The RNA shown here (Bacterial large signal recognition particle RNA) has 265 nucleotides and comes from a Kiritimatiellia bacterium.
[in-house]
RNA sequence: UCGUGCUAGGCGGGGAAUCAGCGGUGCCCUGUACCUGCAAUCCGCUACAGCAGGGUUGAAUUCCCGAGCGAGGCGGCGGUUUCCUCCGGCACGGUCCGCGAAAAGGCAUUGAGGGCCGGGCCCUGUGCAGCAAACGCGGAUGAACCCCGUCAGGGCCGGAAGGCAGCAGCGGUAAGUCUGGCGGUUUGGGUGCCGCAGGUUUACCUGACCGGAGCCCGGCCGCGGAUACGACCGGUGGAAGACGCUGUCGACCGAGGGUGCACGA
Numbered sequence: 001u002c003g004u005g006c007u008a009g010g011c012g013g014g015g016a017a018u019c020a021g022c023g024g025u026g027c028c029c030u031g032u033a034c035c036u037g038c039a040a041u042c043c044g045c046u047a048c049a050g051c052a053g054g055g056u057u058g059a060a061u062u063c064c065c066g067a068g069c070g071a072g073g074c075g076g077c078g079g080u081u082u083c084c085u086c087c088g089g090c091a092c093g094g095u096c097c098g099c100g101a102a103a104a105g106g107c108a109u110u111g112a113g114g115g116c117c118g119g120g121c122c123c124u125g126u127g128c129a130g131c132a133a134a135c136g137c138g139g140a141u142g143a144a145c146c147c148c149g150u151c152a153g154g155g156c157c158g159g160a161a162g163g164c165a166g167c168a169g170c171g172g173u174a175a176g177u178c179u180g181g182c183g184g185u186u187u188g189g190g191u192g193c194c195g196c197a198g199g200u201u202u203a204c205c206u207g208a209c210c211g212g213a214g215c216c217c218g219g220c221c222g223c224g225g226a227u228a229c230g231a232c233c234g235g236u237g238g239a240a241g242a243c244g245c246u247g248u249c250g251a252c253c254g255a256g257g258g259u260g261c262a263c264g265a
Stems, first nucleotide, its partner, number of pairs: 001265006009057003012030004020046005034054005063258003068253001072249007080241005086235004092230002094227007105216003114210002117207004122199006128192002131188005136182002138179004147172004155164003
């Protein structure tokens, strides 16, 4: 150096999360990379840190190390934008109150505002009616036998006369069930153009009386005031997005370097 057969190793790796820690399933990145079983109420392990079983390749383009490059993930800081919470300010808008001005309308001597006396509405109690429920009464139904009466047939006792128990049937009854029943009793109410008694501050509706001339409405405008609901301003705290700086891990790629055993020639 060549040939044959083996072995270590390879047949994907990484980030976050989880975990005492490591790896896997699941998520994400890279990009092509044997198979089967297990696993988030997790699974397998312990620094040689998935386990178990099988297959294939095999000392190099394929295994190991590797400056560098760097997809992507995670963390910190910074200012900025948007949103949220809270605090403070402000009377610009909104809302409310008062006053003013100016016109117009409506009601009113067929009687305004006001006063006074009633009624309604409203509240309490009660009567009546109605409804409902329970109970009672009435009616109907209602027991294979262990309820009653009568008990054919049949049975039992008796020599007989006669006696006894008793099914079916018939008649009834109990609990129970049912009811277009009852001037029945009791209880109850979001029952009532119902009655009676009492209350009735204010408001509203309405009637009688007094009295005799006013009363009412909304909008626009102006002025003044109240209010932090909206807008705006300032601040505290938080979340999210993009950006910048920085830390950390880092796939793919990768200059270069490293690595066997046996036998034969």
The prediction has a mean pLDDT of 79. Rfam family: Bacterial large signal recognition particle RNA. About the family: The signal recognition particle (SRP) is a universally conserved ribonucleoprotein involved in the co-translational targeting of proteins to membranes. By type it is a non-coding RNA gene. RNAcentral holds the sequence, with entries from ENA. A source record names the gene ffs. Of the family's consensus pairs, 94% are formed in the model.